A computed fold for a 313-nucleotide RNA from a Betaproteobacteria bacterium, annotated as Bacterial RNase P class A. The coordinates come from a structure-prediction model, not an experiment, and the mean pLDDT is 77.
């Protein structure tokens, strides 16, 4: 110094105006509200819904096929298909990367191109014996190929172990108009009905009264958590355990926006011998019940550990 591996972090700052959400408090007004004031308002991936739970409803005696995952050993977590640690294989000069990595002595498939012949069994070329001969036994050879009669493939079916119910916050619970239908009761024009007529009994369009469903709206579920943060102790590590501190959006046709200064940082382009000046640009992406991972997007930056080469001392 030049090429790399593997990993952590960060992803503008502060101010001002004008809005929007949610919230404390004061004040009118009297339960919805106005107004003043304070304070809180996206991410490392909020993305894709992949793989696993929390939580709600819904099935469920037991057991056992079918399906569908996992698949070396050990360890971690609420849990996974995640995470660590460690063997073995392969791939790198290495630092390190990848591997569905259990069984072909249950059973079935499967195998390009070459090659005489690819899982069925035979027999390319020489020799030996038998036999008229076809061909039947028996030795030996080299060549193709990833593989030549003894293997190989299980991300083919298959066995063996283990695990697995279905839906999803538009879940689910409360509250509840308006029309429309129901269900009970009280009235019932006059009418059917009980052979004619009165009472009676019933039936009935209709009026009124209650009651329950279930929609429209509305409230809850909803954010204090397998939570952050800081040091400590055990553990090779994942990760545990306690101790001290901290609250960090919560919207629901859906808020977090808009512009303006200042400064910082890369990059561009112009001007300057240079130091520097001046303009312009600034990534991926936008919470929707939560959490714990994985993938995949990303401009530009800080960091830590290692390897290889080359040169100096």
């Nucleotide at each position: 110094g030049a090429a790399g591996c593997a990993g952590g972090c960060c992803g503008g700052a502060c101010g001002a105006u004008c809005g929007c959400c949610g919230u404390g408090c004061c004040g009118c007004a009297g339960u919805u509200g106005c107004g003043g004031u304070g304070c809180g308002g996206a991410g490392g991936a909020a993305a894709g819904u992949c793989g696993g739970g929390a939580c709600u409803c819904c099935a469920c005696a037991g057991g056992g096929c079918a399906g569908c995952g996992u698949a070396g050993c050990g360890g971690g977590u609420a849990a996974c298909u995640c995470c660590c640690g460690u063997c073995c294989g392969c791939c790198g000069u290495g630092a390190g990367g990848c591997g569905a990595g259990g069984a072909u002595c249950a059973g079935a498939g499967c195998a390009a191109c070459a090659g005489a012949g690819a899982c069925g069994a035979g027999u390319c070329u020489g020799c030996c014996g038998g036999g008229c001969a076809a061909c039947c036994g028996g030795c030996a050879g080299g060549g193709u190929g990833a593989a030549a009669c003894g293997g190989g493939c299980a991300a083919u079916c298959u066995c063996u172990a283990c695990g697995c119910g279905g839906a999803g916050c538009a879940a689910c619970a409360c509250c509840a108009a308006a029309u429309a239908g129901g269900c009970a009761g009280a009235c019932g024009a006059c009418g059917a009905c009980g052979c004619g007529g009165c009472c009676c009994g019933c039936c009935g369009a209709g009026u009124c009264u209650g009651c329950g469903g279930g929609u429209a709206g509305g409230u809850g579920g909803c954010u204090c958590g397998a939570g952050c943060g800081c040091a400590g102790c055990g553990g090779c590590a994942a990760c545990g355990c306690g101790g001290c501190g901290c609250c960090u959006a919560g919207a629901g046709g859906a808020a977090u926006g808009a512009c303006c200064g200042u400064c910082a940082u890369g990059c561009c382009g112009c001007c300057g011998c240079a130091a520097g000046g001046c303009g312009g640009c600034a990534a991926c992406a936008g919470a929707a019940u939560c959490c714990c991972g994985c993938u995949u997007a990303c401009a530009g930056g800080c960091u830590u550990g290692c390897u290889u080469c080359a040169c100096a001392c």